[in-house]
RNA sequence: CCCUAAAAAGGCAAACUUCUCGAAAGGGAAGGGCGCAAAGCCAUGGGGCUAAAGCAUUUCUAUGCCAUGCCUGCCAGGUUGCUGAAG
Numbered sequence: 001c002c003c004u005a006a007a008a009a010g011g012c013a014a015a016c017u018u019c020u021c022g023a024a025a026g027g028g029a030a031g032g033g034c035g036c037a038a039a040g041c042c043a044u045g046g047g048g049c050u051a052a053a054g055c056a057u058u059u060c061u062a063u064g065c066c067a068u069g070c071c072u073g074c075c076a077g078g079u080u081g082c083u084g085a086a087g
Base pairs, nucleotide, nucleotide: 002087003084011036012035016031017030018029019028020027021026034073040079041078042077044076045075046074047071048070049069054065055064056063057062
């Protein structure tokens, strides 16, 4: 350095509940704790979600398309990093 089993210290926090921002997806705060060795950070590639505005259609109030909006606790990639046995 690769790797990282078991354990310790410390850390994060799914569902759900309340408040709040948002058109929505989703975000923030508090409680909570399913899990996590990068569940730290970065929307770079793939993937997924939403569809306000825009465009198209239309029986005139709906339908379809679309990211410039999101998700890193979906998978890669980049970058930093705790502990520690075997190899």
Predicted 3D model of an 87-nucleotide RNA (c-di-GMP-I-GGC riboswitch aptamer) from Thermosediminibacter litoriperuensis. It was read from a public genome assembly, where an Rfam model found it. The coordinates come from a structure-prediction model, not an experiment, and the mean pLDDT is 86. The organism belongs to Thermosediminibacter, within Bacteria.